[in-house]
RNA sequence: GGGGGAUUAGCUCAGCGGGAGAGCACUGCGCUGGCAGCGCAGGGGUCAGGGGUUCAAAUCCCCUAUCCUCCA
Numbered sequence: 001g002g003g004g005g006a007u008u009a010g011c012u013c014a015g016c017g018g019g020a021g022a023g024c025a026c027u028g029c030g031c032u033g034g035c036a037g038c039g040c041a042g043g044g045g046u047c048a049g050g051g052g053u054u055c056a057a058a059u060c061c062c063c064u065a066u067c068c069u070c071c072a
Base pairs, nucleotide, nucleotide: 001071002070003069004068005067006066007065010024011023012022013021018055026042027041028040029039030038031037048064049063050062051061052060
């Protein structure tokens, strides 16, 4: 320098054109004498950044950034 892949909640990840979600973590309440544990409820997101396509983009296309990998 070139090819491929990844980037979504604090962490690990799903979601592949139309509702942004799960587990863990966090907060509150309940069960318990208390802890642990369990149950219920809740908060938390510029979907890496910019541009484009589309009635509509986390999702498709282009560029950029970071990381992983392969080739030279």